[in-house]
C1' cells in the first nucleotide's frame, strides 16, 4: 500500500427511514431458617468521530479513526 467486513447498556448481540431491544451481569423486592435457583421490577446509551441526503437517520451517502481477516 489495496481489498472487504465489523464499531449499538458493564459483557455477548439484535434493530424494513418513524418511541433503542434481548440475554447475561448490577440494583431492590417476593419466594426461603438462610443461600443457590426460580419470579417480579428497576436504574443504565451523546448508537466510534466529523459531515452529506431526508420532513424525520442506529438504518442510506463520504471521510476519518481504531479492531479483525484477505491480498502485495
Nucleotide at each position: 500500500g489495496c481489498c472487504g467486513a465489523c464499531a449499538u447498556a458493564g459483557c455477548u448481540c439484535a434493530g424494513c427511514g418513524g418511541u433503542a431491544g434481548a440475554g447475561c451481569g448490577g440494583c431492590g423486592c417476593a419466594c426461603u431458617c438462610g443461600u443457590a435457583a426460580u419470579g417480579c421490577g428497576c436504574a443504565g446509551g451523546u448508537c466510534g468521530u466529523g459531515g452529506g441526503u431526508u420532513c424525520g437517520a442506529g438504518u442510506c451517502c463520504c471521510a476519518c479513526u481504531g479492531u479483525c481477516g484477505g491480498c502485495u